[in-house]
Predicted 3D model of a 74-nucleotide RNA (transfer RNA) from an uncultured Clostridia bacterium. The coordinates come from a structure-prediction model, not an experiment, and the mean pLDDT is 81. It was read from a public genome assembly.
RNA sequence: CCGCCCUUAGCGCAGUUGGAUAGAGCAACAGAUUCCGAUUCUGUAGGUCGGGGGUUCGAGUCCCUUAGGGCGGG
Numbered sequence: 001c002c003g004c005c006c007u008u009a010g011c012g013c014a015g016u017u018g019g020a021u022a023g024a025g026c027a028a029c030a031g032a033u034u035c036c037g038a039u040u041c042u043g044u045a046g047g048u049c050g051g052g053g054g055u056u057c058g059a060g061u062c063c064c065u066u067a068g069g070g071c072g073g074g
Base pairs, nucleotide, nucleotide: 001073002072003071004070005069006068007067010026011025013023019057028044029043030042031041032040050066051065052064053063054062
């Protein structure tokens, strides 16, 4: 220098052909249970979908650009 892949909740991730409200698990918090904890059960909160721009009636998804990380090539 060139090519490919990853980036979505605090953490590791899912998200179909673009379709209506963005998800589950662990963790956190609250409650139940307990003499107190742990475990278990129930519930709650938590998101500019890496950043910016574009296409579209509609974008996590498509296009451009950019940042970080990984792999390969020269």
Rfam family: tRNA. Gene Ontology term of the family: triplet codon-amino acid adaptor activity.